[in-house]
Context: one part of a larger RNA
Molecule: small-subunit ribosomal RNA, 5' domain
Organism: Hydrogenophilus thiooxidans
RNA sequence: GAUUGAACGCUGGCGGCAUGCCUUACACAUGCAAGUCGAACGGCAGCGCGGGAGUUUUCCUGGCGGCGAGUGGCGAACGGGUGAGUAACACAUCGGAACGUACCGGCAAGUGGGGGAUAACCCGUCGAAAGACGGGCUAAUACCGCAUGAGCUCUUAGGAGGAAAGCAGGGGACCUUCGGGCCUUGCGCUUGCUGAGCGGCCGAUGUCCGAUUAGCUAGUUGGUGGGGUAAAGGCCUACCAAGGCGACGAUCGGUAGCGGGUCUGAGAGGACGAUCCGCCACACUGGGACUGAGACACGGCCCAGACUCCUACGGGAGGCAGCAGUGGGGAAUCUUGGACAAUGGGGGCAACCCUGAUCCAGCAAUGCCGCGUGGGUGAAGAAGGCCUUCGGGUUGUAAAGCCCUUUCGGCAGGGAAGAAAUCGGCAAGGCGAAUAGCUUUGCUGGAUGACGGUACCUGCAGAAGAAGCACCGGCUAACUACGUGCCAGCAGCCGCGGUAAUACGUAGGGUGCGAGCGUUAAUC
Numbered sequence: 001g002a003u004u005g006a007a008c009g010c011u012g013g014c015g016g017c018a019u020g021c022c023u024u025a026c027a028c029a030u031g032c033a034a035g036u037c038g039a040a041c042g043g044c045a046g047c048g049c050g051g052g053a054g055u056u057u058u059c060c061u062g063g064c065g066g067c068g069a070g071u072g073g074c075g076a077a078c079g080g081g082u083g084a085g086u087a088a089c090a091c092a093u094c095g096g097a098a099c100g101u102a103c104c105g106g107c108a109a110g111u112g113g114g115g116g117a118u119a120a121c122c123c124g125u126c127g128a129a130a131g132a133c134g135g136g137c138u139a140a141u142a143c144c145g146c147a148u149g150a151g152c153u154c155u156u157a158g159g160a161g162g163a164a165a166g167c168a169g170g171g172g173a174c175c176u177u178c179g180g181g182c183c184u185u186g187c188g189c190u191u192g193c194u195g196a197g198c199g200g201c202c203g204a205u206g207u208c209c210g211a212u213u214a215g216c217u218a219g220u221u222g223g224u225g226g227g228g229u230a231a232a233g234g235c236c237u238a239c240c241a242a243g244g245c246g247a248c249g250a251u252c253g254g255u256a257g258c259g260g261g262u263c264u265g266a267g268a269g270g271a272c273g274a275u276c277c278g279c280c281a282c283a284c285u286g287g288g289a290c291u292g293a294g295a296c297a298c299g300g301c302c303c304a305g306a307c308u309c310c311u312a313c314g315g316g317a318g319g320c321a322g323c324a325g326u327g328g329g330g331a332a333u334c335u336u337g338g339a340c341a342a343u344g345g346g347g348g349c350a351a352c353c354c355u356g357a358u359c360c361a362g363c364a365a366u367g368c369c370g371c372g373u374g375g376g377u378g379a380a381g382a383a384g385g386c387c388u389u390c391g392g393g394u395u396g397u398a399a400a401g402c403c404c405u406u407u408c409g410g411c412a413g414g415g416a417a418g419a420a421a422u423c424g425g426c427a428a429g430g431c432g433a434a435u436a437g438c439u440u441u442g443c444u445g446g447a448u449g450a451c452g453g454u455a456c457c458u459g460c461a462g463a464a465g466a467a468g469c470a471c472c473g474g475c476u477a478a479c480u481a482c483g484u485g486c487c488a489g490c491a492g493c494c495g496c497g498g499u500a501a502u503a504c505g506u507a508g509g510g511u512g513c514g515a516g517c518g519u520u521a522a523u524c
Stems, first nucleotide, its partner, number of pairs: 001524004006520005013371006019364002021329001026327003030324003035074003040071002043067002047065003050061004081282003091206006099199003104195008112146001114144002121136006152161003166187006174181002208254003215245003220242008257279004261272004284305005307318004335361001337360003343357001344355004374404004384395004408465001410460005418451001423445009468513005473494003479508005489496002
């Protein structure tokens, strides 16, 4: 000099954009952060409509809109947080072969026929509660067989094994037990191949300090058989062999998430790894599996432990390193805000619902950037202050006065872009028996804004509301007076102060920077 997620002191007008627990991975009150689908299902607790009964309070009725709880599906493995652990295939770069993949895209084939249950519900029992148990009824895209199976899996190559589910919209003929069948379209379902993206695994190279850590290793190193996994493999196991690593630093100890990058520097390098992006690890501590395409699962389960809470003492409940917020720690780090309008995510045919992701707003000079605190004129060089050799000098065009302007702020009026998709209508094309319906493209119409009456524009008034901080001995830019008298004090280094101190304190003046200025800490 540059820099900072800074803090502290003094001071503080406005705006834009960023950033904001670096410390206790300390403990957490409260609310919210993952749901959705009635176009899978049986139903009907509550609400509305319709119908019925009645006495007015009311009762009955799933017929309709819908829908709590329940069965079922998909999601909950994403998104969000944190950096504890980890010196490791964790990460980075370059390669590899023995793998998986729900949803999405392409291609091929199928979607036939049966069965037995079970929640909800009703009845009963136990319990303070959390909850549990018994009996009875019932549905499905829940569950289980049968058939078929090109491809698929296994194979001794003969063969064997192995699947499915329906729901909704529309409809001319035909059939009908008047429910529908049937046809068609859409969404699904099953099997296989494939694509894309994603993920698991392996190798090489790189990746901090200590030798006052020199030897380390028994599933250890390799083989065979077996097991296991989606998959190679001591991954596991039995047996056999005796290997494997190490001064090119093994092992041990300390420290640490890694990278893109950030800061600095002419560069080489050094230091760092906040915000944003990629990867990893973790979710009260330790361990474990279940479900599932995917987890060994932050807001799932089980066990153990510590802690907190409830209890009728028998037993139960909980996990903010999600967003806010509280206590505590600390020099120190924000609102218990608004909205799903946009972008994105989950579910759904859709309407739509959910979304503390996100978009916004709030707080903080924490940083960067921009703007303002006025402009011109004005010498009687006013008054006052300070100094003085008492002549004067300086503050100083500074002020006043005169002439202007009105940014920002204030008040008033107007007032966005961010929003065109989804949706409706029309036309053409496609599927189709169809001028139903569905769908693609084009044209067209309408709705939708948290921010926000914000940005922006216009008008009105009036210089009106807006300057400080540090320094002035040398380094280093800026000097006098008074006070003090090795005292009080200053100080980054050299050093100042013991009676004329440009070095302490105050004042006048000056210098530097300026909504900041200094100090401290830290890095180059």